[in-house]
RNA sequence: GGGCCUGUAGCUCAGCACGGCAGAGCGAUCGGCUCUUAACCGAUCGGUCGGGGGUUCGAAUCCCUCCAGGCCCG
Numbered sequence: 001g002g003g004c005c006u007g008u009a010g011c012u013c014a015g016c017a018c019g020g021c022a023g024a025g026c027g028a029u030c031g032g033c034u035c036u037u038a039a040c041c042g043a044u045c046g047g048u049c050g051g052g053g054g055u056u057c058g059a060a061u062c063c064c065u066c067c068a069g070g071c072c073c074g
Stems, first nucleotide, its partner, number of pairs: 001073007010026004020057001027045006050066005
């Protein structure tokens, strides 16, 4: 230098082929249960969807560009 993959909640990830309410589990906080803790149950807290731009009535999703990490080729 070239090619490919990944980037979404504090953590692990789904959702993207086919654009239409941003989700799950774990976690944290509060409560229930319990003699107490753990476990279990309920509620609550959770996000510039890596940055910027474009297309569109509408973008996590499509297009362009940049950034970060990984793999391969030279």
Molecule: transfer RNA
Organism: Thermoplasmatota archaeon